Notes: The RNA shown here (Bacterial large signal recognition particle RNA) has 266 nucleotides and comes from an Actinomycetota bacterium. It matches the Rfam family "Bacterial large signal recognition particle RNA". Rfam describes the family as follows. The signal recognition particle (SRP) is a universally conserved ribonucleoprotein involved in the co-translational targeting of proteins to membranes. Gene Ontology terms of the family: signal recognition particle, plasma membrane targeting and SRP-dependent cotranslational protein targeting to membrane, signal sequence recognition. By type it is a non-coding RNA gene. The model forms 91% of the base pairs in the Rfam consensus. The coordinates come from a structure-prediction model, not an experiment, and the mean pLDDT is 80. Lineage of the source: Bacteria > Bacillati > Actinomycetota.
RNA sequence: CCGUGCUAGGCGGGGAGGUAGCGGUGCCCUGCACCCGCAAUCCGCUCUAGCGGGGCCGAAUCCCCGUCCGAGGGGUUGGGCCUCGGGGCCAGUACGCCAGUCGAAGGCGUCGAUGGCCAGGUCCCGCGCGGUGAGCGCUCGCGAACCAGGUCAGAUCCGGGAGGAAGCAGCCUUAAGCGAUACCGCUCACGCGCCGUGGGGAAGCCGGGCCGGAGCCAACGGCCGACGCGAACGCCCGGGACCCAUCUUCGACGGCGGGUGCACGG
Numbered sequence: 001c002c003g004u005g006c007u008a009g010g011c012g013g014g015g016a017g018g019u020a021g022c023g024g025u026g027c028c029c030u031g032c033a034c035c036c037g038c039a040a041u042c043c044g045c046u047c048u049a050g051c052g053g054g055g056c057c058g059a060a061u062c063c064c065c066g067u068c069c070g071a072g073g074g075g076u077u078g079g080g081c082c083u084c085g086g087g088g089c090c091a092g093u094a095c096g097c098c099a100g101u102c103g104a105a106g107g108c109g110u111c112g113a114u115g116g117c118c119a120g121g122u123c124c125c126g127c128g129c130g131g132u133g134a135g136c137g138c139u140c141g142c143g144a145a146c147c148a149g150g151u152c153a154g155a156u157c158c159g160g161g162a163g164g165a166a167g168c169a170g171c172c173u174u175a176a177g178c179g180a181u182a183c184c185g186c187u188c189a190c191g192c193g194c195c196g197u198g199g200g201g202a203a204g205c206c207g208g209g210c211c212g213g214a215g216c217c218a219a220c221g222g223c224c225g226a227c228g229c230g231a232a233c234g235c236c237c238g239g240g241a242c243c244c245a246u247c248u249u250c251g252a253c254g255g256c257g258g259g260u261g262c263a264c265g266g
Stems, first nucleotide, its partner, number of pairs: 001266006009057003012030004020046005034054005063259006072250004077245004082240006092233002095228002098225001100223004106217003115211004120206003123200006129193002131190007139180004148173004156165003
């Protein structure tokens, strides 16, 4: 060095979770790595390895050690963004309203702007007139078996008679009362009036006259300020999801370097 047969060993590893701790089942990563049975109110174990049974490879591409790389997972700290619960405040943002200022679409103005003056209106008080309503009157109608009036047939009474008396019904009236009431009169009231009249009147507004002679209004936007604001955001406390960065921990696959037998024969 070659051949044959064996042995150690290998036939996957890792992360989180779980556990007193470890391995496994389940999840995830790696990427391809025998089979059967068992396992989450779980299975096995107590020091390194799943346990039980079977099979294959087998001293190196394959096993062991170191190192590099690093998929992926865990943790710390900080930041961003979103969300949930609670608290708190109009100093900030947003919102509402107002004032100032700058800009400004557009409009008004020498057929006279803003402004000033004058009287008037709008406003308040009184009176008048009118309107409407109510009551009363006026007017009209009805209206008394007897206890209202007039006239009183018949009948009655008095009288010798002439004549006289009371008087029912009827007719004509009327009282109280009832009803009507267009007009007219009086009184009262008023959510009434393009009405009249006297007085008051701070500002504003409206139209008018006069003075004067060039400005005036303004949607909207910027800035600034005051006030308000259902606490919507921001703020404070706590929980959660995602993303980024930082430090840290474990670490598959892979690269590199090194290491590891026994027996027999040639």